[in-house]
């Protein structure tokens, strides 16, 4: 150079083309306790970027870009 594979909350991840994008840790609030800490119970918080197909894209195409591996 070629080929593949990943990119989704502060981390790890799950998501058959259709419902409010789900779960754990974290983090806030607030019961719970004389206090923390545990532990209940509510909340904020994400689709790597640009275009196409479609009624409807996280999910198909197609280019970029970032990491990774295999390979002349």
């Nucleotide at each position: 150079g070629g080929c593949g594979a990943a990119u989704u909350a502060g981390u790890g991840u799950a998501g058959c083309g259709g419902u409010u994008a789900g779960c754990a840790c974290g983090c806030c609030a607030c019961c719970c306790u004389c206090u923390c800490a545990c532990g209940g119970u509510g909340g904020a918080g994400a689709c790597u970027c640009g275009g196409g197909u479609u009624c409807g894209a996280g999910u198909c195409c197609c280019g970029g870009a970032u990491u990774c591996g295999c390979u002349a």

Overview:
A computed fold for a 72-nucleotide RNA from Lepagella sp., annotated as transfer RNA. It matches the Rfam family "tRNA". The family's RNA type in Rfam is transfer RNA. The coordinates come from a structure-prediction model, not an experiment, and the mean pLDDT is 81. NCBI's taxonomy places the organism under Bacteria, Pseudomonadati, Bacteroidia, Bacteroidales, Lepagella. RNAcentral holds the sequence, with entries from ENA and Rfam.